[in-house]
Context: one part of a larger RNA
RNA sequence: CUGGGCGUAAAGGGAGUGCAGGCGGAAAGGUAAGUCAGAAGUGUAAUCUACGGGCUUAACCCGUAUCUCGCUUUUGAUACUGCUUUUCUUGAGUAGUGGAGAGGGAAACGGAAUUCCAGGUGUAGCGGUGGAAUGCGUAGAUAUCUGGAAGAACACCAGUAGCGAAGGCGGUUUCCUGGCCACAUACUGACGCUGAGGCUCGAAAGCGUGGGGAGCAAACAGGAUUAGAUACCCUGGUAGUCCUAGCUGUUAACGAUGGGCACUUUGCUUUGGGGGACCUGAUUCCCUCAGGGCCGGAGCUAACGCGUUAAGUGCCCCGCCUGGGGAGUAUGGUCGCAAGGCUAAAACUC
Numbered sequence: 001c002u003g004g005g006c007g008u009a010a011a012g013g014g015a016g017u018g019c020a021g022g023c024g025g026a027a028a029g030g031u032a033a034g035u036c037a038g039a040a041g042u043g044u045a046a047u048c049u050a051c052g053g054g055c056u057u058a059a060c061c062c063g064u065a066u067c068u069c070g071c072u073u074u075u076g077a078u079a080c081u082g083c084u085u086u087u088c089u090u091g092a093g094u095a096g097u098g099g100a101g102a103g104g105g106a107a108a109c110g111g112a113a114u115u116c117c118a119g120g121u122g123u124a125g126c127g128g129u130g131g132a133a134u135g136c137g138u139a140g141a142u143a144u145c146u147g148g149a150a151g152a153a154c155a156c157c158a159g160u161a162g163c164g165a166a167g168g169c170g171g172u173u174u175c176c177u178g179g180c181c182a183c184a185u186a187c188u189g190a191c192g193c194u195g196a197g198g199c200u201c202g203a204a205a206g207c208g209u210g211g212g213g214a215g216c217a218a219a220c221a222g223g224a225u226u227a228g229a230u231a232c233c234c235u236g237g238u239a240g241u242c243c244u245a246g247c248u249g250u251u252a253a254c255g256a257u258g259g260g261c262a263c264u265u266u267g268c269u270u271u272g273g274g275g276g277a278c279c280u281g282a283u284u285c286c287c288u289c290a291g292g293g294c295c296g297g298a299g300c301u302a303a304c305g306c307g308u309u310a311a312g313u314g315c316c317c318c319g320c321c322u323g324g325g326g327a328g329u330a331u332g333g334u335c336g337c338a339a340g341g342c343u344a345a346a347a348c349u350c
Base pairs, nucleotide, nucleotide: 003322004321005320006319007304008303012318014201015200016199017198021194022193023192025088026087027086028085029084030083031082033081034080035077036076037075038074039073040072041071042070043069049065050064051063052062053061054060091191092188093187094186095185096183097182098181099180103177104176105175106174107173108172109171110154114150115149116148117147118146119145120144121143125136126135162169163168206247207246210243211242215241216240220236221235222234223233258317259316260315261314262313263312267294268293269292270291271290272289273288274287275286276285277284299306300305323350324349325348332343333342334341335340
């Protein structure tokens, strides 16, 4: 090294990209490194094991063989793997014609609502709750009308819908830009899969800079409730929430299910393409490709359940687990402005 596992029992890395590495399609030739076969040589002795023998037996001693099992040389074999040469098109990709989409970035614009300001009308209440009170209001509130300002979010459409690697993405228009799908050909000719490290992206909260600040609202203050009430309810309210260029790098970052390929009964629904049938057309029906869902067969599963979007049947690569607590802690290292992150024990105890 070799075991068994990872939806819920411990266990899938938050996600992508990709160097090294591992693995890798079809046909033919060469080679003979791996592999296989034969032969020769070599492996200290003792010990161990088996057999035989010697001390009356045993321990002990002696002999033979084997020994962990390999290494070297040589002669061959060529199915598979490797290397190499030539070829192929089904994997992968490129070109073409179309298509759907809240995919990303930037700018401009729009209406509803809210709050505030100014003015008009108007008068005693408003607000809030289970009921109240704090609070606001005769210095004229609430209500209502007109005008103005500001910031944030985009009702309906809206969906079991769509897009994205994940986080996530929703008013409208323009510009820039990524990916995906279908169709029919042409071209390249294995260019592929995975991926330790590395690099990039990564909700919310948080941090430092400069702005902004309508609403909401940790902290905080007050009013209630209560035995108490550092809460739930109410009135206020600051960070924050928003923008800018950075940092942080975490989550129930979940499908609690890593990625890729192939194979394996059936039905219903839906999104985007293509083809066909009926037809003037809308529509309807059938087939097919790519996605989103529901139910179920075999099979699997401890059960729940999963079930062509597998947790079924196989192969390749990566990550991870190995009783509970101590502990995702200490220490060291490393990253960070800090908060803290990553890596990661032991004693002890049950």